[in-house]
């Protein structure tokens, strides 16, 4: 060095999700060189870790580590932003009350506020109506027998006098109906009466009195009270946003280290 056989390693990685862990399928990322075929998400096969099967390189090439740098996706925050529940009311805001100013306007010398008398309304009581309610009382009607009264006819004893029972009419009555009367009592009723009461406050009116009086766009506030969508505060959720930190982590870039045995020739 050169064949054949074997051994060893390689023929994409990586995140996040599963999982006791590990690889793989599926999802995302990276990457275009990175073998065929078959398997598999209430899943496959395993426990140095895909598993069955063929295949192919391994010295201008192969394989491993280390460092730099970083696609990506993950965690995570006394931070910022968004959002969203609960609170609370110091501030901001808005409502009402109050205080005070007050624009225009209306009444007032044909008399304003006051003051005083009255009555009115109020309330108490009670009269009257209305309306409701419906008692006693009268009047009618009124039982085919099983209610009264009297009981022709007819029927029963009975020799006969006489007797018994008893429908119809008739009179009356229970029950039922109706009419009349309308008591008692009531009341979210009355342009109705009468009597008491009547501090304040309401309206009218007389008298007095002599000049104010009514409202109130709009404002003021170390003041009271109410809300609280929003601000703002306090607490807590989320968040394909931002920043910042963790640990992983493809491709890339450098370094370092390894490449075996047998047996022919």
């Nucleotide at each position: 060095c050169c064949g054949u056989a074997c051994a060893g390693g390689a023929c994409g990685g990586g995140g996040a999700g599963a999982u006791a862990g590990c690889g793989g399928u599926g999802c995302c990322c990276u990457g275009u060189u990175g073998c065929c075929c078959g398997g598999a998400a209430u899943c496959c096969g395993c426990u140095g870790a895909c598993c069955g099967g063929g295949g192919u390189c391994c010295a201008u090439g192969c394989c491993a580590g280390g460092c730099a740098u970083c696609c990506g996706g993950g965690g995570u925050g006394u931070u910022c932003g968004c959002u969203u529940u609960c609170g609370a009311a110091a501030c901001a805001g808005u409502u009402g009350a109050c205080u005070c100013c007050g624009a225009g306007a209306g009444c007032g010398u044909u008399g304003a506020a006051g003051g005083c008398u009255g009555c009115a309304a109020g309330c108490c009581a009670u009269g009257c109506a209305a309306u409701g309610g419906g008692a006693a009382g009268u009047c009618c009607u009124g039982a085919a027998c099983c209610c009264u009264g009297c009981c022709a006819g007819g029927u029963c004893c009975g020799g006969a006098a006489g007797g018994a029972a008893g429908c119809a009419a008739c009179a009356g009555u229970a029950c039922u109906g109706g009419a009349u009367a309308g008591a008692a009592c009531a009341u979210g009723u009355g342009c109705c009466g009468u009597g008491g009461u009547c501090c304040a406050a309401u309206g009218c009116a007389a008298c007095u009195g002599g000049a104010g009086c009514u409202g109130g766009a709009g404002g003021u506030g170390a003041u009271c009270a109410g809300c609280c969508a929003c601000g703002c505060c306090g607490a807590g959720g989320g968040u394909u946003g931002a920043c910042g930190c963790c640990a992983c982590a493809a491709g890339u870039g450098c370094c370092u280290g390894g490449c075996g045995u047998a047996c022919g020739g």

A computed fold for a 265-nucleotide RNA from a Caldisericota bacterium, annotated as Bacterial large signal recognition particle RNA. Its Rfam family is "Bacterial large signal recognition particle RNA". By type it is a non-coding RNA gene. About the family: The signal recognition particle (SRP) is a universally conserved ribonucleoprotein involved in the co-translational targeting of proteins to membranes. The sequence was found by an Rfam model in a public genome assembly.